[in-house]
A computed fold for a 72-nucleotide RNA from Kibdelosporangium aridum, annotated as transfer RNA. The RNAcentral record of the sequence draws on ENA and Rfam. Taxonomically the source falls in Kibdelosporangium (Bacteria, Bacillati, Actinomycetota, Pseudonocardiaceae). Rfam family: tRNA. From the family's description: Transfer RNA (tRNA) molecules are approximately 80 nucleotides in length. The coordinates come from a structure-prediction model, not an experiment, and the mean pLDDT is 80. RNAcentral records the identical sequence in 2 taxa.
RNA sequence: UCCCGGUUGGUGCAAUUGGCAGCACAACGGAUUUUGGAUCCGUUGAUCCAGGUUCGAACCCUGGGCCGGGAG
Numbered sequence: 001u002c003c004c005g006g007u008u009g010g011u012g013c014a015a016u017u018g019g020c021a022g023c024a025c026a027a028c029g030g031a032u033u034u035u036g037g038a039u040c041c042g043u044u045g046a047u048c049c050a051g052g053u054u055c056g057a058a059c060c061c062u063g064g065g066c067c068g069g070g071a072g
Stems, first nucleotide, its partner, number of pairs: 001071007010025004019055001027043005048064005
C1' cells in the first nucleotide's frame, strides 16, 4: 500500500434485512432490613466521524478513523 471482517450506553449482546434503538449486568434513587447482602420497583445513559441517497438510515452508497486477520 491492497483485500477481508468488526465498530451500538460503563460492559456483554439484540434490532427479524430502511419505519418508535431494546435486553441483561453495572451505576443512581426508592421499598424491605438493626446494618450489609439478597429481593422488588423506578430512573439516567449509546448507533466511531464527515458527506450522499431516501418521506424516513444503526442498516444502503462514498471517503476517513480505530481494532483484528490476510497478501505483497